[in-house]
């Protein structure tokens, strides 16, 4: 320099056009002499911009970041 892949809560990771699922972690409650375990409940997310579409995390383009490859 060119090309491929990836970017979703604090972390990991599904969903791939129609109100974003789950695990760990976190808050509250129950249980317990206390803590832990366990159970219940709650908060918390689509890298930025533009386009297509009735509707975009999803498709297209640009940018940013990460990763891998080639010279």
């Nucleotide at each position: 320099a060119c090309g491929g892949c990836c970017g979703u809560g604090g972390u990991c990771c599904a969903u791939u056009g129609g109100u974003a699922a789950g695990a760990c972690g976190c808050g509250a409650g129950a249980c317990u002499g206390u803590g832990g375990c366990u159970c219940u409940u709650g908060a918390g997310a689509a890298g930025g911009g533009a386009g297509u579409u009735c509707g975009a995390u999803u498709c297209u383009c640009c940018c940013c970041g990460g990763u891998c490859g080639u010279c």
Transfer RNA from a Nanobdellota archaeon, 71 nucleotides, folded computationally. Its Rfam family is "tRNA". By type it is a transfer RNA. Gene Ontology term of the family: triplet codon-amino acid adaptor activity. Model confidence (mean pLDDT): 82 of 100. The RNAcentral record of the sequence draws on ENA.